Predicted 3D model of a 74-nucleotide RNA (transfer RNA) from a Chlamydiia bacterium.
Taxonomically the source falls in Chlamydiia (Bacteria, Pseudomonadati, Chlamydiota).

């Protein structure tokens, strides 16, 4: 220098052919349960879907560029 892949909650990840509310597990907070702890149960908070621009009636999803990481080639 060229190319491929990845980027979604604090962490690990899912997200169907673009479709109206963005989710799971773990973690966190509150309450119930206990003499207390753990387990278990209920509820809750937490997201500019890496960033910018574009396409579209509509974008986490499609296109371009940028950033970061991993790998390959030179």
């Nucleotide at each position: 220098g060229a190319g491929a892949c990845a980027u979604u909650a604090g962490c690990u990840c899912a997200g169907u052919u673009g479709g109206u509310u963005a989710g799971a597990g773990c973690g966190c907070c509150a309450c119930c349960u206990u003499g207390a702890c753990a387990u278990g149960g209920u509820g809750g908070a937490g997201g500019u879907c890496a960033g910018c621009u574009g396409u579209u009636c509509g974008a986490g999803u499609c296109a371009g560029c940028u950033a970061u990481g991993u790998c390959u080639c030179a």
Record summary:
Model confidence (mean pLDDT): 80 of 100.